[in-house]
Context: one part of a larger RNA
C1' cells in the first nucleotide's frame, strides 16, 4: 500500500420484501451440446455463450462433404511478342455443368509530329508474383462487452516520513453524485459527476400548403370559393431557478411542507461510459507481425450439407378457456414505408390470389388497426377450449419449392385442466394485454429494432441473500 475475513459502522441499488405477470410441466418454433454424418463449415462458453456473429442457409451466400475440371491462375502491378477494337447477340456439338470445338451477326477504338509512335483492349509464353474465412486475439491495431452512469481515478507545489509512502481524497453535515457547505498542513488543478446536445410536456413569434374549418356560401364528400381563428406541420424566443413563502438545520449547504404554475426541486425519455480489471471477445468485417499451403490449405462448377435425431439445456410463441371462444354490426392510432415500387376502384374465385387498372418519386395518392363497443349463441365438457399432426385439393415467389420456402380451403382434431424443486422482469403512462410499421429481403421470422391503443397492483421497511461505495479492524496473502 492493496486485496481477502461466515469483523465492525454508515450507506445505495426491483438486491430482499410488498405486489403483478411469467418461467420450470404441454405443443410448437429458434439457438446450443451431445449423437449420427461423406458433410452436418467456423466463432461465442458462469454472471459478461446459448432468437449470439446470422438486419433473414432451396441456388448464390457458403468458409464444409463428393465428383468434375483449371494452374500466372476469379482478381492486381510490371516484361517480352503477336492481333485491333472491345463488348453485346444468335445457333450447332459433347457434358452435370465449369467448359470444350465450329460458324455467324452487329460495331470497325481515341490521341497523333502519321513513325506500330503514345495509350487503351485482348491474347500466348514464361517470371517476378497472385490467392488463402489457413495457425496463433497468449505477438498486435481498430472495435465490443463486464464491473458500471458505480463516484471514483489521479497531478503539480509543499507538510510529514530513513524508506516504501501519507497528506490533499480523512473528519462533522447535506447529495443522485469526490455534490455542495464547514472544520482541518495543506493550497490548487486534471479525467470523471453535473450543466452544455436531441426528444417529449406549455405559451408565445413568424409561415399558411399538400395541413386545418370558427364565421358566409356550396357541396355527396373541407368538394368548392373564402379565411389561417382554431388544429397541426417547419424554424425562432419564453417558461424552473429551491427564485418566493413557513418550519427546521450551525446564521452554512441542505432538507420538510406550502403558494403560484402546463411542468418542482435531476420535470420524463435518450445519447453520453473516467483510471482501470477480466493475458474477456474478435486473425471468419477490416487492417497487421510472424508460421505454414503455392497443379493447392488457391480457382470454378454440378449436386449434397449448414434444415440430421433417442435425448438434454437457454429464449420465445400459443393454450389449458366463460374477465373466454365463434358468428353478425360498427367506431378511433402512430411510428414509418413506396417506382424492376406503394396500389385505391371494379371484375372472378369459398380463400391464399388473379385480372384490369385510377392516383402518387407523395403532409396531396397508396399501404393502415386489433383489443374496445352493441347483438346472439355456447353452458363447463378435453367443450363451438385447444390446435399439434396428417391426407387431398390449390396459390404467389423464383431458371428451380424432392432434400428444404410461405400462405390458403376441405377433411384429421394429439398433448395440455394452470405446472416439482428452483428461477425470471418490472415502482407508472411502468407491468400487463391488443394491433402496426420498418430492416435485411425475389420469397419466407413466433426474432429483431421502432410505433401507437387499453391500461394495473404494491413499496411497513432494511433483519436477512445478491452486487456495489466509504471510513475502520485483524491478516500464517502479494
Nucleotide at each position: 500500500u492493496g486485496a481477502c475475513g461466515g469483523g465492525g459502522a454508515c450507506c445505495c441499488g426491483c438486491a430482499c420484501a410488498a405486489g403483478u405477470a411469467g418461467u420450470g410441466g404441454a405443443g410448437c418454433a429458434u439457438g446450443u451440446g451431445g449423437u449420427u454424418u461423406a458433410a452436418u463449415u467456423c466463432g461465442a462458453a458462469g454472471a459478461u455463450a446459448c432468437g449470439c456473429g446470422c438486419a433473414g442457409a432451396a441456388c448464390c451466400u457458403u468458409a464444409c462433404c463428393a465428383a468434375c475440371a483449371c494452374u500466372u491462375g476469379a482478381c492486381a502491378u510490371g516484361u517480352u511478342c503477336g492481333u485491333c477494337g472491345c463488348g453485346a447477340c444468335u445457333u450447332u456439338a459433347a457434358g452435370a455443368g465449369a467448359u470444350u470445338a465450329a460458324a455467324g451477326u452487329u460495331u470497325u477504338c481515341g490521341g497523333u509530329u502519321c513513325g506500330g509512335c503514345c495509350g487503351g483492349a485482348c491474347g500466348a509464353a514464361a517470371c517476378a508474383c497472385a490467392g488463402g474465412u489457413g495457425c496463433u486475439g497468449c505477438a498486435u491495431g481498430g472495435c465490443u462487452g463486464u464491473c458500471g452512469u458505480c463516484a471514483g481515478c489521479u497531478c503539480g507545489u509543499g507538510u510529514c516520513g530513513u524508506g516504501a509512502g501519507a497528506u490533499g481524497u480523512u473528519g462533522g453535515g447535506u447529495u443522485a453524485a469526490g455534490u455542495c457547505c464547514c472544520g482541518c498542513a495543506a493550497c490548487g488543478a486534471g479525467c470523471g459527476c453535473a450543466a452544455c446536445c436531441c426528444u417529449c410536456a406549455c405559451u408565445u413569434u413568424u409561415a399558411g400548403u399538400u395541413g386545418c374549418c370558427a364565421u358566409c356560401a356550396u357541396u355527396u364528400a373541407g368538394u368548392u370559393g373564402g379565411g389561417c381563428a382554431c388544429u397541426c406541420u417547419g424554424a425562432g424566443a419564453g417558461a424552473a431557478c429551491u427564485g418566493c413563502c413557513a418550519g427546521u438545520g450551525a446564521u452554512a449547504a441542505g432538507c420538510u411542507g406550502g403558494a403560484g404554475g402546463a411542468a418542482g426541486g435531476u420535470g420524463g425519455g435518450g445519447a453520453u461510459g473516467a483510471c482501470g480489471u477480466c493475458a474477456a471477445g474478435u486473425c471468419c468485417u477490416c487492417a497487421u507481425g510472424g508460421c505454414c499451403c503455392u497443379u493447392a490449405c488457391g480457382u470454378g462448377u454440378u449436386g449434397g450439407g449448414c434444415u440430421a435425431c433417442a435425448c438434454a439445456c437457454g429464449u420465445g410463441c400459443u393454450a389449458c378457456a366463460a374477465u373466454g371462444g365463434u358468428a353478425u354490426u360498427u367506431a378511433c392510432a402512430a411510428c414509418a414505408g413506396g417506382a424492376a415500387g406503394c396500389a385505391a376502384g371494379a371484375c372472378g374465385g369459398c380463400g391464399a390470389c388473379g385480372u384490369u387498372a385510377a392516383g402518387c418519386a407523395a403532409a396531396u395518392c397508396c399501404u393502415u388497426a386489433a383489443a374496445a363497443a352493441a347483438u346472439a349463441c355456447c353452458u363447463c365438457a378435453g367443450u363451438u377450449c385447444g390446435g399439434a399432426u396428417u391426407g387431398c385439393a390449390c396459390u404467389c415467389u423464383g431458371c428451380a419449392a424432392c432434400u428444404c420456402g410461405a400462405g390458403u380451403g376441405c377433411a384429421u382434431g394429439a398433448a395440455g385442466c394452470u405446472g416439482g424443486a428452483a428461477u425470471u422482469a418490472c415502482u407508472a403512462g411502468u407491468a400487463a394485454u391488443c394491433g402496426u410499421g420498418g430492416a435485411u429481403c425475389a420469397g419466407c421470422g413466433u426474432g429483431c429494432c421502432a410505433c401507437g391503443g387499453u391500461g394495473a397492483a404494491u413499496g411497513c421497511g432494511u433483519u436477512c441473500c445478491c452486487g456495489g461505495g466509504u471510513c475502520u479492524u485483524g491478516c500464517a496473502c502479494a
Small-subunit ribosomal RNA, 3' major domain from an uncultured bacterium, 478 nucleotides, folded computationally. Its mean pLDDT, the model's own confidence on a scale to 100, is 81.